[in-house]
Context: one part of a larger RNA
């Protein structure tokens, strides 16, 4: 001197972009943060059209109503999405991150091609009955549906096994068109109707992913020696796939002073921040990967998980209980309480960008866009401008003569940027046209009024721009170093005055 997710004292006008729990991954009240499809599917209400039939009686009215229709709601069944989007670093020193490289591997939804979609069945949820329980909720019986579910047909280019030919290679063997055999599909809706949405099979492609490797990633030797599924082989199981991944046998391998192991710290990087650089220091915010969701385990269900707002067991806590049982996870957005020097609102909108569902209208969406709140940063502005000597007063000094505050003020002219009042009033919203805007009557434009309502910290012995006066008397005190104070302190306290910065300035802490 420079920088900060800052914090503290004093002081504060505005405006625009940012950012805003670093601690306690510490409990969590309460709202909301993933639903969606009725154009898969039986039900059920609701409305509104209808009137088979039923009573009454003045035998042509009058009440009441089934089945149909059309509209519109949805508990449940199914389908897809809940694996993404959000957070937050505890834990990892490792194939976690980086940045190269390969070969044994899967991909919903999308894209292209090819090709099919024939013909049956049996159940359950919903619902109805009974029952059990304080609740959660559950248990039997009976009924019914599908793009739920299961055999049977049909299937190649797939899959597996066989068998021959032809290549290439020293061989084990690979690779290639073709032949044989076996195995495995499918659902249907919408419409008047074209047609539209969807179904299975392969094959390729896009996109995500999952596993290997080298080199390389902090500290300690006051951690030297670690390893038995530990190194390797066969075989066999497994997996979407390579592999001690698992297991049976068999051999003794296999890391280590180029630092194993073992402690301690640590989420990695793009990148920020300084520095001429070379390095050094950080890893907040935004962007990319990881990992973790009360603590540990563990699977299912799927394309995809060992799953933040699924399940299941334990276990700490916390909450209902009729004591038998039972519910719950904010390290999602808000917001409480604690902890802390310290960090916002229980806001508005899906108007826009983007997911997720649907054929679509449309739903959802605390992502997002947006508005509050904080000088927290950065960057603009603005508290006025020109004149204007009688050098006014007052204030301070003083050698009493003046100096200085100081063109400062007062006066005179001028001008309104922000604030403040009145009118307009956007882009952002797309297209053939119409309709759509949380922000927001917001930014931004005209006009009105008056210097009119907006300046403060710090410092002043040296280093370091910036001096005097009193008060105090080694006392009160001041200090980043030096070192001031014991009666004239330019070092302490006011005061004036003067210097640096300036909506801020100082001071504490980190880093370089």
């Nucleotide at each position: 001197g420079g920088a900060c997710g800052a914090a503290c004292g004093c002081u504060g006008g505005c405006g625009g972009c940012g950012u805003g729990c670093c601690u306690a991954a510490c409990a969590c009240a309460u709202g909301c943060a993933a639903g969606u499809c009725g154009a898969g599917c039986g039900g059920a209400g609701a409305u509104a059209u209808g009137g088979a039939g039923u009573a009454g009686u003045u035998u042509a009215c009058u009440a009441c109503a089934a089945a149909g229709u059309a509209u519109u709601u949805u508990a449940g069944c199914g389908g897809c999405g809940g694996a993404c989007g959000g957070g937050u670093g505890a834990g990892u020193a490792a194939c976690g991150g980086u940045g190269g490289g390969c070969a044994a591997c899967c991909u919903g939804c999308c894209u292209u091609a090819c090709a099919g979609a024939g013909g049956g069945g049996g159940a359950u949820a919903a619902c109805a009955g009974u029952g059990c329980g304080a609740a959660a909720g559950c248990a039997c019986u009976g009924c019914u549906a599908a793009u739920a579910c299961c055999g049977c047909a049909u299937g190649a280019a797939a899959u597996u096994g066989c068998g021959a030919u032809a290549u290439c290679g020293c061989a084990u063997g690979g690779u290639a068109a073709u032949g044989c055999a076996a195995u495995c599909a499918a659902a249907g809706g919408a419409g008047a109707a074209a047609u539209c949405c969807g179904c299975u099979g392969u094959a390729a492609g896009a996109u995500g992913g999952g596993c290997c490797c080298g080199c390389g990633u902090c500290u300690g030797a006051u951690u030297a020696g670690c390893u038995a599924g530990u190194u390797g082989g066969u075989g066999a199981g497994g997996u979407a796939a390579a592999a001690g991944c698992u297991c049976a046998c068999c051999a003794a391998g296999g890391c280590g002073a180029c630092g194993a192991u073992c402690a301690g710290u640590a989420g990695c990087c793009g990148a920020u921040c300084u520095g001429a650089g070379a390095g050094g220091a950080u890893g907040a915010a935004c962007g990319g990967c990881c990992a973790c969701a009360c603590u540990g385990g563990a699977a299912c269900u799927g394309a995809g998980a060992c799953a933040c707002g699924g399940u299941c067991c334990a276990g700490a806590c916390u909450c209902c209980u009729a004591c038998g049982g039972g519910a719950g996870g904010c390290a999602g957005c808000a917001g409480u309480g604690g902890g802390g020097a310290a960090u916002a609102u229980u806001g508005c909108a899906c108007a826009a960008u983007g997911g997720g569902g649907g054929a679509a209208a449309c739903c959802c969406u605390g992502a997002u866009g947006c508005a509050g709140c904080a000088a927290c940063g950065c960057c603009g502005c603005g508290u006025g401008g020109a004149g204007g000597a009688u050098g006014a007063a007052g204030g301070u000094c003083u050698u009493c003569g003046g100096a200085u505050u100081g063109u400062a003020a007062a006066c005179u002219c001028c001008u309104u940027u922000g604030a403040u009042c009145g009118g307009g009033g956007a882009u952002g919203a797309a297209a053939a046209a119409a309709a759509u805007g949380a922000c927001a009557g917001u930014a931004c434009c005209c006009g009105a009024a008056a210097a009119a309502c907006a300046a403060g910290c710090c410092a002043c012995g040296g280093c370091u721009a910036a001096c005097u006066a009193c008060g105090u008397g080694c006392c009160a005190g001041c200090a980043g170093c030096c070192g001031c104070g014991g009666u004239a302190a330019u070092a302490c306290g006011u005061a004036g005055g003067u210097g640096g910065c300036a909506a801020g300035c100082g001071u504490u802490g980190u880093c370089c």
Model confidence (mean pLDDT): 84 of 100. Predicted 3D model of a 512-nucleotide part of an RNA (small-subunit ribosomal RNA, 5' domain) from an uncultured bacterium.